[in-house]
Context: one part of a larger RNA
RNA sequence: GGCGUACGGUGGAUGCCUAGGCGCUGAGGGCCGAAGAAGGACGUGGCAAGCUGCGAUAAGCCUCGGGGAGCCGCAAGCAGGCUUAGAUCCGGGGAUGUCCGAAUGGGGAAACCCGGCACGGGUCAUGCCGUGUCACCGGUCGCUGAACACAUAGGCGACGCGGAGGGAACCGGGGGAACUGAAACAUCUAAGUACCCCGAGGAGAGGAAAGAGACAUCGAUUCCCCAAGUAGCGGCGAGCGAACGGGGAGGAGCCCAAACCGUGGCGGUGCAAGGACGUGCCCGUUGCCGUCACGGGGUUGAGGGACCUGGCCGGCGAAGCACGAAUAGCCAGGCGGAAGGAAGUUCUAGCCGAGGCGGCCUGGAAAGGCCCACCACAGAGGGUAACAGUCCCGUAGGCGAAAGGAUUUCCGGAAGCCGUCAGGCACCCGAGUACCGCGGGACACGGGAAAUCCUGCGGGAAUCCGGGGGGACCACCCCCCAAGGCUAAAUACCUCUCAGCGACCGAUAGGGAAGAGUACCGUGAGGGAAAGGUGAAAAGCACCCCGGGAGGGGAGUGAAAUAGAACCUGAAACCGUACGU
Numbered sequence: 001g002g003c004g005u006a007c008g009g010u011g012g013a014u015g016c017c018u019a020g021g022c023g024c025u026g027a028g029g030g031c032c033g034a035a036g037a038a039g040g041a042c043g044u045g046g047c048a049a050g051c052u053g054c055g056a057u058a059a060g061c062c063u064c065g066g067g068g069a070g071c072c073g074c075a076a077g078c079a080g081g082c083u084u085a086g087a088u089c090c091g092g093g094g095a096u097g098u099c100c101g102a103a104u105g106g107g108g109a110a111a112c113c114c115g116g117c118a119c120g121g122g123u124c125a126u127g128c129c130g131u132g133u134c135a136c137c138g139g140u141c142g143c144u145g146a147a148c149a150c151a152u153a154g155g156c157g158a159c160g161c162g163g164a165g166g167g168a169a170c171c172g173g174g175g176g177a178a179c180u181g182a183a184a185c186a187u188c189u190a191a192g193u194a195c196c197c198c199g200a201g202g203a204g205a206g207g208a209a210a211g212a213g214a215c216a217u218c219g220a221u222u223c224c225c226c227a228a229g230u231a232g233c234g235g236c237g238a239g240c241g242a243a244c245g246g247g248g249a250g251g252a253g254c255c256c257a258a259a260c261c262g263u264g265g266c267g268g269u270g271c272a273a274g275g276a277c278g279u280g281c282c283c284g285u286u287g288c289c290g291u292c293a294c295g296g297g298g299u300u301g302a303g304g305g306a307c308c309u310g311g312c313c314g315g316c317g318a319a320g321c322a323c324g325a326a327u328a329g330c331c332a333g334g335c336g337g338a339a340g341g342a343a344g345u346u347c348u349a350g351c352c353g354a355g356g357c358g359g360c361c362u363g364g365a366a367a368g369g370c371c372c373a374c375c376a377c378a379g380a381g382g383g384u385a386a387c388a389g390u391c392c393c394g395u396a397g398g399c400g401a402a403a404g405g406a407u408u409u410c411c412g413g414a415a416g417c418c419g420u421c422a423g424g425c426a427c428c429c430g431a432g433u434a435c436c437g438c439g440g441g442a443c444a445c446g447g448g449a450a451a452u453c454c455u456g457c458g459g460g461a462a463u464c465c466g467g468g469g470g471g472a473c474c475a476c477c478c479c480c481c482a483a484g485g486c487u488a489a490a491u492a493c494c495u496c497u498c499a500g501c502g503a504c505c506g507a508u509a510g511g512g513a514a515g516a517g518u519a520c521c522g523u524g525a526g527g528g529a530a531a532g533g534u535g536a537a538a539a540g541c542a543c544c545c546c547g548g549g550a551g552g553g554g555a556g557u558g559a560a561a562u563a564g565a566a567c568c569u570g571a572a573a574c575c576g577u578a579c580g581u
Stems, first nucleotide, its partner, number of pairs: 002581008015568001016533002020505002022502007029494002031166002039100003042055003046078002050074002061094006070082003105114003115134007136163003139159006170201001171199005181188001185235001211218002222249005232240002253486003256430001260296010274283002277324005301464001303429003307424006314331003333418003340411009350399003356372001358371004373390002375379001381393003435459008445471001466481005520527002540567001543554004
């Protein structure tokens, strides 16, 4: 030195465990913000570093409910307090809420610096302090007011009118890749994906046919299943991929523009054309044209409406005066259902809740074994010294809200909406639009026989005897009214809350994280860890001994101390001691 045996050290595998994750289901809830958000900085405790909570009223203040014996967070201790006059705790509402942050008085290297004005405190007075207020843009209203008379632009002011910023995913829009696939690659694909930007909201989008179709019809939109990997598209390669129709979910329909009328402003033209109509009297910058604003009117495709005449359907009824007819208008009537109220359901605290303090045995411990009982609409689950229906929390089942939210029904009745028929007339029915050409894009459709939709450039209609569509185009036929707008529900998502589940993980797994976006790295954008387990209970070893201590030996606790905190188990590598060879 090798090997072997025994016993240790180191090490932290393995087993068991779970405080944390992962996935799914259902329910609730779904926007927050200048009344200052999201997110932070700094503070705040008697002693207080971190986390949590809170904000100079600072682990808290008020109030209304719940609850009922302890309490002063994680988190021990010392000190000191609170509480049946109901604390701590839980829930609803409110108060306070420094500084930064859209950040908004001005500035700024965020959490800092410096102001104006009003009122108040303080001082002899200034400095100083407190409270309030002062950004910008848009809107409305008011005052003022150029060139240029009116006017307008502009200026100033007021306003509890709006905006701004944030939000995991979902949604709409504006932009928009490449790797890759095609076994290379360019059209194509990936993909209108990723990503960037804008916007909306609890959803968003879409939506009330210029539709889809086929000679039959259907009847807004959205979503699901089928149709169907069909018809098609396609270097007819890779691949892309409908619709009609059928079955379901849900179900809702409306408002403008224009013609015409009225009122007002402005411009023009007018001295009588006018004063709703008829007659008479009377009055007379009232008329007419254009334009703008507001009100009425009107909203459709068996075309609709306006206007004129007439009929019918409730009342009253004009405006210089009288009469007449009756228009506008007013009032009734019908539809409609807002705010609000009531009741119910439900969410945000809770409450009741059956049955062994059973016996014996083993054990440190009974929930185990044996024996005897009981409940069960409850034998889900968790805890309790081991495996508990009957010990605890619970479970089945039932009950519950002063306050706030959601929702249903009823009451309530606001806004808003409401003639009909016949004849006539030919006034209106969304314009740089439809449509066409060129260039692109979207449609399952790659330019194709290529319709349809969008539009950058150019050209450029019609108003119902009008116009669009039915996959080039034409005819017949059929369907439908573009160039304005609004619209719940069925749909998507899950940051958040609650309940539950898992042939999900069990500490190199499962999230990056068993509390971390921390430590640490980086100028920065950004990158980004490791780290769980004494015991049933601290009963965490009083006391003695060695030692400066660390550590150890006794004693004691404990079922166990090679369970002693570097603490369950404690593998292997590796390092020792003893013995054998």

This is a predicted structure of a 581-nucleotide part of an RNA (large-subunit ribosomal RNA, domain I) from a Balneolota bacterium. Model confidence (mean pLDDT): 82 of 100. The full RNA is in RNAcentral, with records from ENA.